[in-house]
Context: one part of a larger RNA
RNA sequence: CUGGGCGUAAAGAGCGCGUAGGCGGUCUCUUAAGUCAGAUGUGAAAGCCCAAGGCUUAACCCUUGGAAGUGCAUUUGAAACUAAGGGUCUUGAGUAUGGGAGAGGGAAGUGGAAUUCCUGGUGUAGAGGUGAAAUUCGUAGAUAUCAGGAGGAACACCGGUGGCGAAGGCGACUUCCUGGACCAAUACUGACGCUGAGGCGCGAAGGCGUGGGGAGCAAACAGGAUUAGAUACCCUGGUAGUCCACGCAGUAAACGAUGAACACUAGGUGUAGCGGGUAUUGACCCCUGCUGUGCCGCAGUUAACGCAUUAAGUGUUCCGCCUGGGGAGUACGACCGCAAGGUUAAAACUC
Numbered sequence: 001c002u003g004g005g006c007g008u009a010a011a012g013a014g015c016g017c018g019u020a021g022g023c024g025g026u027c028u029c030u031u032a033a034g035u036c037a038g039a040u041g042u043g044a045a046a047g048c049c050c051a052a053g054g055c056u057u058a059a060c061c062c063u064u065g066g067a068a069g070u071g072c073a074u075u076u077g078a079a080a081c082u083a084a085g086g087g088u089c090u091u092g093a094g095u096a097u098g099g100g101a102g103a104g105g106g107a108a109g110u111g112g113a114a115u116u117c118c119u120g121g122u123g124u125a126g127a128g129g130u131g132a133a134a135u136u137c138g139u140a141g142a143u144a145u146c147a148g149g150a151g152g153a154a155c156a157c158c159g160g161u162g163g164c165g166a167a168g169g170c171g172a173c174u175u176c177c178u179g180g181a182c183c184a185a186u187a188c189u190g191a192c193g194c195u196g197a198g199g200c201g202c203g204a205a206g207g208c209g210u211g212g213g214g215a216g217c218a219a220a221c222a223g224g225a226u227u228a229g230a231u232a233c234c235c236u237g238g239u240a241g242u243c244c245a246c247g248c249a250g251u252a253a254a255c256g257a258u259g260a261a262c263a264c265u266a267g268g269u270g271u272a273g274c275g276g277g278u279a280u281u282g283a284c285c286c287c288u289g290c291u292g293u294g295c296c297g298c299a300g301u302u303a304a305c306g307c308a309u310u311a312a313g314u315g316u317u318c319c320g321c322c323u324g325g326g327g328a329g330u331a332c333g334a335c336c337g338c339a340a341g342g343u344u345a346a347a348a349c350u351c
Base pairs, nucleotide, nucleotide: 003323004322005321006320007305008304012319014202015201016200017199021195022194023193025089027087028086029085030084031083033082034081035078036077037076038075039074040073041072042071049066050065051064052063053062054061092192093189094188095187096186097184098183099182104178105177106176107175108174109173110172111155116150117149118148119147120146121145122144126137127136163170164169207248208247209246210245211244212243216242217241221237222236223235224234259318260317261316262315263314264313267296268295269294270293271292272291273290274289275288276287277286300307301306324351325350326349333344334343335342336341
């Protein structure tokens, strides 16, 4: 390489959009590139294989003849399949109409609880903290309590293996702008589809740049404890940061450790959205369809655990990835970045 694989053994890219490419629904006509059949030419000799003959036999060897020679070219046909061209259809895909659901995204404004700080009142000796303490705060009046004010950040209850989003993620309320999915009944377009190397975009936390902001929390740091020591765990403080705007960065156990799409293959039971029937005409209740989200479970599958119509079952298409452990996701080179670093990615050696 082939092969075999990728939930947990090595292996699914963090996620999407999409170029090239690969693959692609129904019926029909034509062409004949692939495909299939025939013919002709060629496919040197030797060798291999077969037949006959020659070395006294045989092997090796020699002579003659035949066959074979996957192939290539030309030509004549076939038309099922693939392809190309023309036409057709509606079930794949999409559009229109009517609905309801949603922490989907962006912007602006508003609200209450709480923490902290400030001002004033009441009030007096403690408060705080811990396993126990101390550092710390307090007679310059703290803690507690009442009233008023400032400011920042986060939104209790509802809240739910509930919802939405491609993923990251999204939770107070109102308004504006805006994306997607779902359901119902028709109408329309007529394969317009699936996947997707490169490419482009989005992408938690932490980090970086510039300018704001800074209540609480809190790396670093300081002090107090603990301890043999304690560069920790505990306590008192506390700066970056956390927040906002714009830009960069591009990584995570970015996890369902499970790529995307389509089809098929027992059920049972919750739950969310929309619909139909029945019932009552008031909401329930009961039966049922589609879409999502859970649990249990048969066949099947799996090394086992488990998965099981939301498959890890049975098949098809396309992409990504793996190939003993360490060295190493490292070195070198290249590209990207302000930097931190990221992406791509070895070998010697060793077991």